[in-house]
The part of an RNA shown here (small-subunit ribosomal RNA, 5' domain) has 545 nucleotides and comes from an uncultured bacterium.
Its mean pLDDT, the model's own confidence on a scale to 100, is 83.

Context: one part of a larger RNA
């Protein structure tokens, strides 16, 4: 001088940070990843309104079945759940930093761009009707729809082959043209003039979307040189081990794997083995050079009760997702089942020790949708802790009969001390009461203006004007009221080291960081008065420099 600090006295207010460093030990309970009805059949419902039937005289009431327009939705289908967010166990290695390279590689979603969306099928959940269990949750039958699934066609294109030309050091790369096989696709909404149709609508528009490419941006994945811990009481290691050949596999290079051959490859510049560690941008410290470190924030990795494994996908070998063992808990009807907080809170243990089972989606930013919007413990905020850094304040001026009281004394006095009393003043914070910003511009709806259209409809829009939206928030500022009123401790005081007397104690009790004090005149123990230093801290311990 540091600290994510504790622990011991004490304690007024605020901004800003920060807060389980041990047990990656175990979890009760709520929530953290859903969303699309403008892919689809079904169900649920309200509204309008038509038919029927049943009651009555009638209004009208119930029932019942259509019709149209909304709403909710459990399945089936999309898309996302691979990102956010936690932790630091592994792991001395191309994990990480740098610096290149992949002529060996992939890309949903987005942005531009090119061509296309043709015709058919046959099934399924949901729903029903059963069966079998305590429950999880199984299993038959019947019935259906799609932007789920499967043929046919077309083939811009895209795999394969040859044939040529440019380009590279090259194993190769791009273009070009031939050929013959494979290889697509799906629809939804709005609106509508002519023309077709008895109508649905067909058809044209416009928006979303689906197929095959191509470019771009970001984004993964792969290779390779260099850097950075301890230990030789670790000295020889290594058989897919090092390289060819050919095969398989991979989005791709590769012993990645395998067959078959050589017999290499490391390695004192430190191989192998052992301890121990997540790396970095930084953070601390020093005049540096260096040393220590790697909480927070920021970029990468690496796990997800332990071990293992693949599945869907555009990406996982997958924290809140499948299977398999295994420890463990919890249910049961004892036959079988469920479960992973190292997501936010929060329990329990562990420990010197580390917060609320809090508000909101108003902001940024992520999912899903056309959109309105829903979801978002990410984010915003509040709230606890002097935990840490910074500001404030606890009054400000005047006051000598130097009041009392303490303490000391040579008994004269000193001294606490302008300090108190007392006057005269302030109003900062706490506290009251009114006021009251930014954080909010989008997004949508109305209008207007341009495109796109046959079109004033309809829809698109870095274009323009009005309206709509605030958790914090009884906050921030800002005014006005009241009163000195509510707000000062700790540590030292032989010396190093600012600060000294006087009782008590008498090698006791005791102090103490090193030097050491204590045995009757202790500035060194233990009180009390001064006094010194810091101050909402202050001392003490730990650790670094």
């Nucleotide at each position: 001088a540091a600290u994510g600090a504790a622990c011991g006295c004490u304690g007024g207010c605020g901004g800003c940070g920060u807060g389980g460093u041990u047990a990656a030990g175990a979890c009760a309970u709520g929530c953290a990843a859903g969303u699309c009805g403008a892919a689809c059949g079904g169900g649920a419902u309200u509204u309008a309104u038509g038919g029927u039937g049943u009651a009555g005289c009638a209004a009208u009431a119930c029932a019942u079945u259509g019709u149209a327009a909304g709403u909710c939705u459990a399945g089936u289908g999309g898309c996302g759940a691979a990102c956010g967010g936690g932790u630091g166990c592994g792991u001395a290695a191309c994990a990480c930093g740098u610096g290149a390279a992949c002529a060996a590689u992939c890309u949903a979603c987005u942005u531009c761009u090119u061509a296309g969306u043709g015709u058919g099928g046959a099934a399924u959940a949901a729903u029903u009707c059963g069966c079998c269990g305590a429950a999880a949750g199984g299993u038959g039958g019947a019935c259906u729809a799609a932007u789920a699934c499967c043929g046919c066609a077309u083939g811009u294109g895209g795999u394969u082959g040859c044939u040529u030309c440019c380009c590279u050091c090259a194993u190769g790369g791009g273009g070009a043209g031939c050929a013959u096989a494979c290889u697509a696709a799906a629809g939804g909404c709005a609106g509508g003039g002519a023309c077709c149709g008895c109508a649905a609508g067909g058809c044209c528009u416009g928006c979303c979307g689906c197929u095959a490419g191509g470019a771009a941006a970001g984004g993964a994945g792969u290779u390779c040189g260099c850097g950075g811990c301890c230990u030789a009481u670790c000295a020889g290691c290594u058989a897919g081990u090092u390289g060819g050949u050919g095969a398989g596999g991979u989005a791709a290079c590769g012993g990645c794997u395998c067959a078959c051959c050589a017999a290499g490859g490391c390695a004192a510049a430190g191989a192998c083995g052992g301890g121990u560690a997540g790396c970095c941008g930084g953070u601390c410290u020093g005049a540096g050079a260096g040393g220590a470190u790697g909480a927070u924030c920021g970029g990468c990795c690496a796990c997800a009760c332990u071990g293992g494994a693949a599945c869907u996908g555009a990406g996982a070998c997958a924290c809140g997702g499948u299977c398999c063992a295994g420890a463990c808990a919890c249910c049961u009807a004892c036959g079988g089942g469920u479960g992973g907080c190292a997501g936010c809170a929060g329990u329990u243990u562990c420990g010197a020790a580390u917060c609320a089972u809090u508000c909101a989606c108003a902001a940024u930013g992520g999912g899903c949708g056309a959109a309105a919007g829903c979801c978002u413990g990410a984010u915003g905020g509040u709230g606890c802790g002097a935990c840490g850094c910074c500001g404030c304040g606890u009054g400000a001026g005047g006051g000598a009969u130097g009041a009392a009281g303490g303490u000391c004394u040579u008994c004269g006095g000193a001294u606490u001390g302008u300090a108190a009393a007392c006057c005269u003043c302030u109003g900062u914070c706490a506290c009251u009461a009114g006021g009251g910003a930014a954080g909010a511009a989008a997004c949508g709806c109305u209008g207007a203006c341009g495109g796109c259209u046959a079109a004033u409809a309809g829809u698109c829009g870095u274009u323009c004007a009005g309206c709509c939206u605030g958790a914090c928030u009884u906050a921030a500022c800002c005014u006005g009221g009241a009163g000195a009123g509510g707000a000062a401790g700790c540590a030292g005081u032989g010396g190093c080291u600012a600060a000294c007397u006087c009782u008590g104690u008498g090698c006791c009790a005791g102090c103490a960081g090193c030097c050491g004090c204590g045995g009757u005149a202790a500035u060194a123990c233990a009180g009390a008065g001064a006094c010194u230093g810091c101050a909402a801290g202050c001392g003490u311990u730990a650790u670094u420099c």
The full RNA is in RNAcentral, with records from ENA.